[in-house]
Annotation
Predicted 3D model of a 72-nucleotide RNA (transfer RNA) from Candidatus Paceibacter sp. Rfam family: tRNA. It is annotated as a transfer RNA. Its mean pLDDT, the model's own confidence on a scale to 100, is 81. Lineage of the source: Bacteria > Minisyncoccia > Minisyncoccales > Candidatus Paceibacteraceae > Candidatus Paceibacter.

Formats: sequence, structure tokens, C1' cells
RNA sequence: GUCCCCGUAGUUCAAUGGAUAGAAUGCGAGCUUCCGGAGCUCGAGAUAUGGGUUCGAUUCCUAUCGGGGACA
Repeated sequence: GUCCCCGUAGUUCAAUGGAUAGAAUGCGAGCUUCCGGAGCUCGAGAUAUGGGUUCGAUUCCUAUCGGGGACA
């Protein structure tokens, strides 16, 4: 330099154009306990950024950014 793949809660993953973006784990609060742990209940928390297509975009297109890989 060319080409390919990936980017979603703190972390690991779902959601293949349509319901309020969901789960596990972690975090906070409560219940329980002499205390802690375990268990139960509740809560906060995310689509890398800009633009486009569409009635509707996490999803499709495009550019940029970041990460990984192949070739040279």
C1' cells in the first nucleotide's frame, strides 16, 4: 500500500428492517442473617462517530475512527 473481518451495558453475548434493544455476570438498594456469604426482590447501566436509503435502521449503503487478520 491492497483486500477481508469486527465495533451493542464494567465484562461475555443476543436481537438477520418493525413491540419499551434483551440475557448472564458484575455494580447499587432492600429482605433474610449475630455478621458475612448464598438465596429472593427491585434499580441504574449500551448500539464507535457523521451522512444516506426507508413509513420505520443495531440490522442495508457510504465516509471517518479504532481493533484484528491475509498478501506485498